The part of an RNA shown here (small-subunit ribosomal RNA, central domain) has 347 nucleotides and comes from an uncultured bacterium. It matches the Rfam family "Bacterial small subunit ribosomal RNA". Rfam links the family to the GO terms structural constituent of ribosome and ribosome.

[in-house]
Context: one part of a larger RNA
RNA sequence: CUGGGCGUAAAGGGCGCGCAGGCUGCGUUACAAGUCAGCUGUUAAAUGCAUGGGCUUACCCCAUGAGUGCGGUUGAAACUGUAGUGCUAGAGUACUGUAGAGGCAAGCGGAAUUCCCAGUGUAGCGGUGAAAUGCGUAGAUAUUGGGAGGAACACCGGUGGCGUAGGCGGCUUGCUGGACAGUAACUGACGCUGAGGCGCGAAAGCCAGGGGAGCAAAAAGGAUUUGUUUCCCCGGUUGUCCUGGCCGUAAACGAUGAAUGCUAGGUGUGGGUGUAGCGAUACAUCUGUGCCGUAGUUAACGCGUUAAGCAUUCCGCCUGGGGAGUACGAUCGCAAGAUUGAAACUC
Numbered sequence: 001c002u003g004g005g006c007g008u009a010a011a012g013g014g015c016g017c018g019c020a021g022g023c024u025g026c027g028u029u030a031c032a033a034g035u036c037a038g039c040u041g042u043u044a045a046a047u048g049c050a051u052g053g054g055c056u057u058a059c060c061c062c063a064u065g066a067g068u069g070c071g072g073u074u075g076a077a078a079c080u081g082u083a084g085u086g087c088u089a090g091a092g093u094a095c096u097g098u099a100g101a102g103g104c105a106a107g108c109g110g111a112a113u114u115c116c117c118a119g120u121g122u123a124g125c126g127g128u129g130a131a132a133u134g135c136g137u138a139g140a141u142a143u144u145g146g147g148a149g150g151a152a153c154a155c156c157g158g159u160g161g162c163g164u165a166g167g168c169g170g171c172u173u174g175c176u177g178g179a180c181a182g183u184a185a186c187u188g189a190c191g192c193u194g195a196g197g198c199g200c201g202a203a204a205g206c207c208a209g210g211g212g213a214g215c216a217a218a219a220a221g222g223a224u225u226u227g228u229u230u231c232c233c234c235g236g237u238u239g240u241c242c243u244g245g246c247c248g249u250a251a252a253c254g255a256u257g258a259a260u261g262c263u264a265g266g267u268g269u270g271g272g273u274g275u276a277g278c279g280a281u282a283c284a285u286c287u288g289u290g291c292c293g294u295a296g297u298u299a300a301c302g303c304g305u306u307a308a309g310c311a312u313u314c315c316g317c318c319u320g321g322g323g324a325g326u327a328c329g330a331u332c333g334c335a336a337g338a339u340u341g342a343a344a345c346u347c
Base pairs, nucleotide, nucleotide: 003319004318005317006316007301008300012315014200015199016198017197021193022192023191025087026086027085028084029083030082031081033080034079035076036075037074038073039072040071041070042069049065050064051063052062053061054060090190091187092186093185094183095182096181097180098179102176103175104174105173106172107171108170109153114148115147116146117145118144119143120142124135125134161168162167205246206245207244208243209242210241214240215239221233222232257314258313259312260311261310262309265292266291267290268289269288270287271286272285273284274283275282276281296303297302320347321346322345329340330339331338332337
């Protein structure tokens, strides 16, 4: 010496399941493949290295030795491995409870917008910084009654809850996934990670068929402006909604991969359990979710038992800026495009 890193500088895969592979709890017995030790064979000579010697020194020359590797043999048995046997702290099962916008399907409800019909009623309404386009004497706006239809669910609502992520919010019913607490009855390491692979995956977009109230890309009109493919206004199509299929991307963010163990506390809040108390509550404990903060860490900001601290295992990724997430090729896609992914050149 045997790389350094990934919250914000380049860098965590959008998320899950999982084959291979890598890694893997406590005790005990055996073996001896890895491992370690002794002896030994071989490792041609020369060269190189170490020690000593010879030319007056050096270059040069001579002698002896060491040496890694491979093989044989005799041992050791802590660790890895293999086989057997046992355990319960990891993991799972069972039972009893608990909370929840977790998912799918069906049905139902009220408020509001718009439109239609009818009544009252008359000249304006609407819109803006100000206006105009627009709507209105063919009776609008306003107001009352009735009807149609679509979409979204005010208050509760909360750094509240649930979900692996994307995400999930009116009510009821059915089907269904997971989590948490308690008991400690059962299994007895059955575990962790996971290249490929498979599945899920907001919005927009695409295909087919429905639906279409409001909103609103595009295109159009009115303003503004020196001018304006903008911002503002009047209208408005695709779309937004439903069913089936595709797409596979996002600042898919905690810009922070997963798992396990260890390392001061304080203070909110969600869900359980236990003890004490008539009770408000207090204490203990498990599991989420926030804030502050010690040690430590960090370039700083900050992080700080929900780590960015201290360690271990496995995966993904980075290696100056531009060229470029481009070209070419390949795979996927109906297409849009996605995935993989350079170089010349230049600073």